[in-house]
About this RNA: The RNA shown here (transfer RNA) has 72 nucleotides and comes from Chloroflexi bacterium SZAS-1.
RNA sequence: GGGCCGCUAGCUCAAUGGCAGAGCACGUCGCUCAUAACGACUUGGUUGCAGGUUCGAAUCCUGCGCGGCCCA
Numbered sequence: 001g002g003g004c005c006g007c008u009a010g011c012u013c014a015a016u017g018g019c020a021g022a023g024c025a026c027g028u029c030g031c032u033c034a035u036a037a038c039g040a041c042u043u044g045g046u047u048g049c050a051g052g053u054u055c056g057a058a059u060c061c062u063g064c065g066c067g068g069c070c071c072a
Base pairs, nucleotide, nucleotide: 001071002070003069004068005067006066007065010024011023012022013021018055027041028040029039030038048064049063050062051061052060
């Protein structure tokens, strides 16, 4: 330098054009002598950035950034 894959909640990941979600974690409560575990509830988002297409974009297209793998 080229090709491919990935980037979404604090972490790990879903959602393959039509209301952005789950598990774990955090917080509150219950349970317990207490802690852990367990149960219930709750909080949490500029979907990497900038444009484009579309009635509508996490999703499709272009450029850029970051990370990984391969080739040279």
Source information: It was read from a public genome assembly. Rfam family: tRNA. The family's RNA type in Rfam is transfer RNA.